[in-house]
RNA sequence: UUUGUAUCAAGAGAGCGGUUAGAGAUCUGGCUCAAAGAUCCGCCGGCAACCAUUCAAAAGAAACGGUGCCUCCAGCCCCAUAAGGGAACGAUGCUAC
Numbered sequence: 001u002u003u004g005u006a007u008c009a010a011g012a013g014a015g016c017g018g019u020u021a022g023a024g025a026u027c028u029g030g031c032u033c034a035a036a037g038a039u040c041c042g043c044c045g046g047c048a049a050c051c052a053u054u055c056a057a058a059a060g061a062a063a064c065g066g067u068g069c070c071u072c073c074a075g076c077c078c079c080a081u082a083a084g085g086g087a088a089c090g091a092u093g094c095u096a097c
Base pairs, nucleotide, nucleotide: 002096004094005093006092007091008090013044015043016042017041018040022033023032024031027075028074029073030072045070046069047068050066051065053061054060076086077085078084
């Protein structure tokens, strides 16, 4: 990088240090954050049961292990619109090569 599969509801920082100009994945349109320092990186903190663990099993427990996460909405289709549902893209886990 690719295959299959599950989920994408909710949740979680007024912290410290470093760096410096854009950032919230990409494009478009909104909205929001940002020199009173955002985003990113490190530390600390926190959220969450996917794998692993525990339980005879289910339910449950558990954040000590392997990961993940802690900044949004719309776009295409169904639907008169909204709400809602589905798809695509993307993200994460497990799995196979």

Record summary
A computed fold for a 97-nucleotide RNA from Candidatus Ryaniibacteriota, annotated as SAM riboswitch aptamer (S box leader). The source organism's lineage runs through Bacteria and Bacteria candidate phyla. Its mean pLDDT, the model's own confidence on a scale to 100, is 79.